[in-house]
Context: one part of a larger RNA
Molecule: large-subunit ribosomal RNA, domain I
Organism: Geodermatophilus amargosae
């Protein structure tokens, strides 16, 4: 120097562990915010950091409940000072404080900081100074004021209103909207109305009460699952794309309006005629109330076996009060009291009282084992001899415990919030409604429907292309009207657009509680078991690690010796120190030291 054995150094593999993560289940809950969110600066302790808490009343004040002996949070000990059976500390509910940024909003601004005006307080001889409160902008109501221009309007002002703004994983609905791809190239296509991006919104959202479907039989709002069905289609008939009806289910809910017509009220226009009005008769009285039109409120009315309106009828209507120019008769209205009806998820709405079950936010009670010359450092292992189980789920505990600890099965519990049931107080509403009838007269959502061009979206690519929508142009009818039923025309069948609201069953999981795993087990599982979205990198947006394990218990090695120290050698703990905080096991690569063998 090679090799081989031993024995260390080194490294941190690999086993075994788990406080973390993943994925689902089933419950809950599903919105926070100008009464200042979410996020965060920056403070706070008797004694340096970082984490948590918590705000100058600052690891915490009060109240009301639980608890029952100890505490003054964690790292993580120590010292100091203290609380606590007159119930501390800890847990729950309420309720105060809550610096300074942030929507951030008195102005301003390089977020957490400068600066101010206004009241009213404290201090000062006065001024400075400080302290509570107040002071953005836009909407909507209401009152003042007010230009071009007479009224007017624009504007300004001042009230006022838990209106608004901001923020939140996914899940919705709407306005925008791609390329990589596939077609084996590539253009129509297609990926795909995907991703992205922007607005708003609820706890779900959206749709939703037939201008549907069907097909000569019938169904009867929407939604969502299975099937129909890769089926009819569509398709440089290429890649591909892809329904509905109907049948099984889930879940059930229907409602209110415009308009004819009545009433009042306001504005315009027109109006001297006693003819109209002033509910009808009759009589007296009024005097522009009137008449037409346009708005506003109130009754009215809401449907396709068409409805309704006005007239005419029939049937049914408790009492009192006043009102309708005035008196009498008749209607009419309006209100109380009685009576019916309904009700806060739509259909009008908001609130308190009581009550009670049931659930949550603290908890609480909750059976049953001893022994040993056993084995060990230590019994829950071995023996033996027992008991409980409505509980032998699970986890601690010096090693495999049903009966040592906590649970666990079963049972109990709430002073106060929150949900969740009834019920009375309350609110609405019915003195008209319903049927009848023939008339004719009136209504029955217009710049709509239709139609023409040019998109758009449906299985539907322009096709023979209905139906839906959108732009531009043009443009109807009121039931003897009018759309559909896939071009268009007849027959027949079906439904009643152009207005509005609407629970359930459906989708989501940022949270919160239990739970379960042919999930991981530290290069794995979330990026992150650890002061991790940190360190650290970048002007920025943004990227983005590494790092777990001494022992049953610190018992963490007192004294001695070496050395400046680091570090060792004894002595000493402990079962174990080659478990010594560079600690569990300790593999390999790579470096030693001894030994044999070769050169």
């Nucleotide at each position: 120097g090679g090799c081989a054995c031993a024995c260390g150094g080194u490294g941190g593999a690999u086993g075994c562990c788990u406080g973390g993560g993943c994925a689902c289940c089933a419950g809950g809950a599903g919105c926070c915010g100008a009464u200042g969110a979410a996020g965060g600066a920056c403070g706070u302790g008797g004694g340096a950091g970082g984490c948590u808490g918590c705000g100058a009343u600052a690891a915490g004040c009060c109240u009301c409940g639980g608890g029952g002996a100890g505490c003054u949070g964690c790292c993580a000990a120590c010292c100091g000072a203290g609380c606590g059976u007159u119930g501390a500390u800890c847990c729950g509910a309420g309720g105060g404080u809550g610096u300074c940024c942030g929507a951030a909003u008195g102005g301003g601004g390089a977020a957490a900081c400068c600066c101010c005006g206004c009241a009213c307080c404290a201090g000062u001889c006065a001024u400075g100074u400080g302290g509570u409160g107040u002071g953005a902008c836009c909407c909507g109501c209401g009152c003042c004021u007010g230009a071009a221009c007479a009224c007017a309007u624009a504007g300004g002002g001042c009230g006022u209103g838990u209106g608004g703004a901001g923020g939140g994983a996914a899940c919705g609905u709407g306005g925008g909207g791609a390329a990589g791809u596939g077609a084996a190239a590539c253009a129509u296509c297609u990926c795909a109305g995907u991703a992205c991006c922007c607005a708003c919104a609820g706890g779900a959202a959206g749709a939703g009460a037939a201008a549907a479907c069907a097909a000569c039989c019938g169904u009867g709002a929407u939604u969502c699952c299975g099937u129909g069905a890769g089926u009819a289609g569509u398709g440089g008939c290429g890649a591909g794309c892809g329904a509905a009806a109907g049948c099984g289910g889930a879940u059930g809910a229907g409602g209110c309006u415009a308009a004819a017509c009545c009433g009042u009220u306001u504005c315009c226009a027109u109006g001297u005629g006693a003819u109209a009005c002033c509910c009808g008769g009759c009589a007296g009285g009024g005097g522009u109330u009137g008449u037409g039109g346009a708005g506003g409120c109130g009754g009215g009315g809401u449907c396709g076996u068409g409805g309704g309106a006005c007239c005419g009828u029939g049937c049914g209507u408790g009492u009192c009060a006043g009102u309708u120019c005035u008196g009498c008769c008749g209607g009419a209205c309006u209100g109380g009291c009685g009576g019916g009806g309904a009700g806060u998820c739509a259909g009008a709405a908001a609130a308190g009282a009581c009550c009670g079950u049931g659930g949550u936010u603290a908890g609480g009670g909750g059976a049953a084992g001893g022994c040993c010359u056993c084995u060990g450092g230590a019994a829950g292992g071995g023996g033996u001899c027992g008991c409980c189980g409505u509980a032998g789920a699970g986890g601690g505990u010096g090693a495999g415990a049903g009966c040592c600890c906590c649970g666990u099965a079963c049972c109990c519990g709430a002073a106060a919030g929150c949900c969740u049931g009834g019920u009375c107080u309350c609110u609405c509403u019915c003195a008209g409604u319903u049927g009848c009838g023939u008339g004719u007269u009136c209504c029955c959502a217009a710049g709509u429907a239709g139609c023409a061009c040019c998109g758009a979206g449906c299985c539907c690519g322009u096709g023979a292309a209905a139906u839906u929508c959108g732009g531009u142009g043009u443009g109807a009818a009121u039931c003897u009207g009018g759309c559909g039923g896939g071009a268009c025309c007849a027959c027949c069948c079906g439904c009643u657009a152009a207005g509005c609201c609407u629970g359930a069953a459906u989708a989501c999981u940022c949270c919160c509680u239990g739970g379960u795993g042919a999930c991981c087990g530290a290069u794995a599982g979330c990026g992150g078991a650890c002061g991790a979205g940190u360190a650290c990198c970048g002007u920025g947006a943004g990227g983005g690690a590494a790092a777990g394990g001494u022992g049953a218990a610190a018992a963490g090695u007192a004294c001695c010796c070496c050395g400046g120290g680091a570090g060792g050698g004894g002595a000493g703990u402990g079962a174990a120190a080659u478990a010594g905080u560079a600690c569990c096991u300790g593999a390999a690569a790579c470096c030693g030291u001894g030994u044999g063998c070769c050169u």